The part of an RNA shown here (large-subunit ribosomal RNA, domain IV) has 338 nucleotides and comes from Candidatus Nasuia deltocephalincola. The coordinates come from a structure-prediction model, not an experiment, and the mean pLDDT is 83.
Context: one part of a larger RNA
RNA sequence: UUGAAGGGAAGGAACUCGGCAAAAUUAUACUGUAACUUCGGGAUAAAGUAUGCCAUAAAAAAUUAAAAUUAAAUUUUAAUUUUUUAUGGUUUUUACAACUGGUAGCUGCGACUGUUUAAUAAAAACACAGCACUUUGCAAAUAUUUUUAGAUGUAUAAAGUGUGACGCCUGCCCGGUGCUGAAAGAUUAAAUGGAGAAGUUUUAAAGCUUUAAAAUUAAGUCCCAGCAAACGGCGGCCGUAACUAUAACGGUCCUAAGGUAGCGAAAUUCCUUGUCGGGUAAGUUCCGACCUGCACGAAUGGCGUAACGAUGGCUACACUGUCUCCCCUUCAAGCUCA
Repeated sequence: UUGAAGGGAAGGAACUCGGCAAAAUUAUACUGUAACUUCGGGAUAAAGUAUGCCAUAAAAAAUUAAAAUUAAAUUUUAAUUUUUUAUGGUUUUUACAACUGGUAGCUGCGACUGUUUAAUAAAAACACAGCACUUUGCAAAUAUUUUUAGAUGUAUAAAGUGUGACGCCUGCCCGGUGCUGAAAGAUUAAAUGGAGAAGUUUUAAAGCUUUAAAAUUAAGUCCCAGCAAACGGCGGCCGUAACUAUAACGGUCCUAAGGUAGCGAAAUUCCUUGUCGGGUAAGUUCCGACCUGCACGAAUGGCGUAACGAUGGCUACACUGUCUCCCCUUCAAGCUCA
């Protein structure tokens, strides 16, 4: 010097991205225990008291011995041991070592237990019970393990998709895309059809060859309608009230319809460290409000929510060498000398 441990005056997070690391808490018995809550929890909440050894006394239990008695191992006495309680004494103050929760408050996200990037990510990602839509009547739909699975099942079944406990809810739009239905009309392939035309030696006829109009005709598309817990979408300008400001109100343009409830500087807010309040001596973070939502919004779910979390952010108490500011000790390695 490096690594692994132990101790530290005064202060006690001033360290730092951040209390990272360390310290503290930790057992048993008893007392006691808040908000909130899905009444189960929260909860070991929090907070507090006691704990060793010896002596004495009392009580209880067990064992042994003796005696007495009874229907009966029933009673009494004595000794020993253990436990509990009380009082006193004592020491190095006692869960004597080891093992062995730090606690509390506010808030985001996800309901929960669970799963995941074997070897940089454990999470708010995946899954989940619950909810909803769609397909499928059985030789079922569906599946690139296809003589099989689905299933020795049969719509309370099977398959696919989305959402994700629970509570309160889930608004408007079918113009576009998609799906479903309807079949009146329009369009339309091969095919069917064969008016007509040309050629075949010169006229005519017939035949043959080539070409070919009208007409007939499927699905699809157009057209018509339904469907958004299908993919998705959910406006602008101008004016107006007896201070000012604002605009319940009016006008106008456009649209398929113009964002409802709830929430909102948010895991979403650019301007922005928005403004106000709280906490601090001082707070770009945090909590509560406001709404001017650049660019929230309702199963691509919206808003709440007890419990839960090696989850994100903030705070307080306790605690400490994280720090002010470093010091000492032990062990190991290394180095130098012998």
RNAcentral holds the full RNA, with entries from ENA. Lineage of the source: Bacteria > Pseudomonadati > Pseudomonadota > Betaproteobacteria > Candidatus Nasuia.